RNA sequence: CCUAAUGAGGGAGAUGGCAUGCCUCCCGUCCCGACCCGGGGCGAACCACCGAAAGGUUGAUGAUGCCUGCACCACC
Numbered sequence: 001c002c003u004a005a006u007g008a009g010g011g012a013g014a015u016g017g018c019a020u021g022c023c024u025c026c027c028g029u030c031c032c033g034a035c036c037c038g039g040g041g042c043g044a045a046c047c048a049c050c051g052a053a054a055g056g057u058u059g060a061u062g063a064u065g066c067c068u069g070c071a072c073c074a075c076c
Stems, first nucleotide, its partner, number of pairs: 009027005016067005022062001028042006048057003
C1' cells in the first nucleotide's frame, strides 16, 4: 500500500418530539489545544414526485407506536 473477514462507534433517511433486539444509506481528511478529551475547516450519506414550460400532487413516520401542531366530520 492492496485485498478479505469480524467487531464497535458516529451520522443521514422532503415539515416537530420521543421510543424501537427494526430497515436502507454514508463514514473520511487536515489543523489547533490546556490532550484518553475538546474545538475548528473541508467533505459523504440527505435535501419528494409529475411536467418541455406553465403548472400540478402526497405526507408531520424510512417503517411502526405514542405525543404535539394543522385540516375535515360527528357529539357534548

Fluoride riboswitch aptamer (crcB RNA motif), 76 nucleotides, folded computationally. The coordinates come from a structure-prediction model, not an experiment, and the mean pLDDT is 76. The sequence was found by an Rfam model in a public genome assembly.